[in-house]
This is a predicted structure of a 107-nucleotide RNA (Guanidine-I riboswitch aptamer) from Marinobacter shengliensis.
The prediction has a mean pLDDT of 84.
Of the family's consensus pairs, 100% are formed in the model.
Its Rfam family is "Guanidine-I riboswitch aptamer". Rfam links the family to the GO term regulation of gene expression. Rfam describes the family as follows. This family represents a conserved RNA structure found upstream of the ykkC and yxkD genes in Bacillus subtilis and related genes in other bacteria.
Taxonomically the source falls in Marinobacter (Bacteria, Pseudomonadati, Gammaproteobacteria, Marinobacteraceae).
RNA sequence: CCAAUGGUCAACUAGGGUUCCGGUCUGCCGGUUAGUCGCGCAGACGCCUGGUCCGAGAGUUGACGACCUUUUCCAAGGUUACACGGCGGGACAAAAGCCCGGGAGAA
Repeated sequence: CCAAUGGUCAACUAGGGUUCCGGUCUGCCGGUUAGUCGCGCAGACGCCUGGUCCGAGAGUUGACGACCUUUUCCAAGGUUACACGGCGGGACAAAAGCCCGGGAGAA
């Protein structure tokens, strides 16, 4: 100076919205003198805490893989570093630290 590898999967979290559930509000139906009410129905609302759901290259943990050392074999040990980052677009119901993307760009 050059080449190759620098990885995959899972669980979780930061975060995210609103398909479903729940919740709130409104209306209707039933009950009731009326109101509270109902395994009721419909619509709206995520500037509704939530459950389901999505979810990190630069977050956590684990398993595998890869590389190195030792070993007759079995296997054991070590390493797996560093990492500032738009605008805009995309998917699913929708949005996002998801994907485009270790991108564009910056030092």